[in-house]
Molecule: c-di-GMP-I riboswitch aptamer
Organism: Bacillota bacterium
RNA sequence: UAAUGAUAAUGGCAAACCUGUUGAAAGACAGGGGCGCAAAACCAAGGGUCUAAGGUUUAUUUUAACUAUGACAGCCUGGUUGCCAAA
Numbered sequence: 001u002a003a004u005g006a007u008a009a010u011g012g013c014a015a016a017c018c019u020g021u022u023g024a025a026a027g028a029c030a031g032g033g034g035c036g037c038a039a040a041a042c043c044a045a046g047g048g049u050c051u052a053a054g055g056u057u058u059a060u061u062u063u064a065a066c067u068a069u070g071a072c073a074g075c076c077u078g079g080u081u082g083c084c085a086a087a
Stems, first nucleotide, its partner, number of pairs: 004085002012037002017032006035074001041080003045077003048072003054067004
């Protein structure tokens, strides 16, 4: 240095839920909270999942179906960066 990751140490992040804001929604942001995480740090390149404002089709009093340009990095793959160090 690389691989690797423990009954090590310093710490870090923050699920569900609650409150507020925002958004058509999925969701996001802030505060509280703590399920967990060795990259649960960053990136939407690939796959997957979620939503359907708008659009298309359909029904006719109401509807229903399809669709991402929207979202999810705490779904996976991939890329970039990073703390410590036992075996």